[in-house]
RNA sequence: UUCCGAAAGGGCAAACCUACCGAAAGGUGGGGACGCAAAGCUAAAGGGCCUGCAGGAAAAAUUCCAUGGCAGCCAGCUACCGAAG
Numbered sequence: 001u002u003c004c005g006a007a008a009g010g011g012c013a014a015a016c017c018u019a020c021c022g023a024a025a026g027g028u029g030g031g032g033a034c035g036c037a038a039a040g041c042u043a044a045a046g047g048g049c050c051u052g053c054a055g056g057a058a059a060a061a062u063u064c065c066a067u068g069g070c071a072g073c074c075a076g077c078u079a080c081c082g083a084a085g
Stems, first nucleotide, its partner, number of pairs: 003085001011036002016031006034072001040077003046074002048070003055065003
């Protein structure tokens, strides 16, 4: 220095309820804790998943198309503490 992650100090906050925004997915605030060693940051320009207002494609549809969204799906980047190994 790197991997792993005991202890300590702490941190975040799922579902659900509620107010608001949105066509929706979903987001923000409050409550709330299922969990998380990165549940910190990054979204046409890594993959994947969700929605499909407007507009477009299709003979047509409950189909297809993201410029919309999700990082608590994988991933990339960064990072507090320091026992045993």